[in-house]
Molecule: c-di-AMP riboswitch aptamer (ydaO/yuaA leader)
Organism: Bacillota bacterium
RNA sequence: GCAGGCCGAUCGCUGAGUCGCCGUCACCAAGCGGCGAGCGGGGGAACCACCCGUUUCCAUAGGGGCUAAUCCUCGAAAGAGGUAGGGGCAGCGUACGCUCCGAGCCCGUCAGCUAACCCCGCAAGCGUGGGACGUGGCGCU
Numbered sequence: 001g002c003a004g005g006c007c008g009a010u011c012g013c014u015g016a017g018u019c020g021c022c023g024u025c026a027c028c029a030a031g032c033g034g035c036g037a038g039c040g041g042g043g044g045a046a047c048c049a050c051c052c053g054u055u056u057c058c059a060u061a062g063g064g065g066c067u068a069a070u071c072c073u074c075g076a077a078a079g080a081g082g083u084a085g086g087g088g089c090a091g092c093g094u095a096c097g098c099u100c101c102g103a104g105c106c107c108g109u110c111a112g113c114u115a116a117c118c119c120c121g122c123a124a125g126c127g128u129g130g131g132a133c134g135u136g137g138c139g140c141u
Stems, first nucleotide, its partner, number of pairs: 011127004018037007038122006048112001062110001063107004071082004085101005091135004096130001
């Protein structure tokens, strides 16, 4: 000097996954539970859509939901290459440049949209930092 590990504090990132009050706890914090607010998701009328009705074909090869995470090609598979789409580079915007993700889970034969109404979640995992133009805020003088 660089890399890695552990603990604490502050700050930051993906994400709906936050805040307040009360309780539990010897006390604080955390964890857990309850209530509320807020954010997020699902079910659920009319109308519309879809379906039914004639011919042909197809029709368990189920269908559907969350999410950015779909789809294509190659491969026996593992996997590889791409891709719809989605992030990061620390106030905000713009244009570059660089870089990353493109997974997984759930319902259980069933659900289009959908007012009223009903139900559910509030996790998990991490540590980036290139400059340019414009603009804003703060501090110092």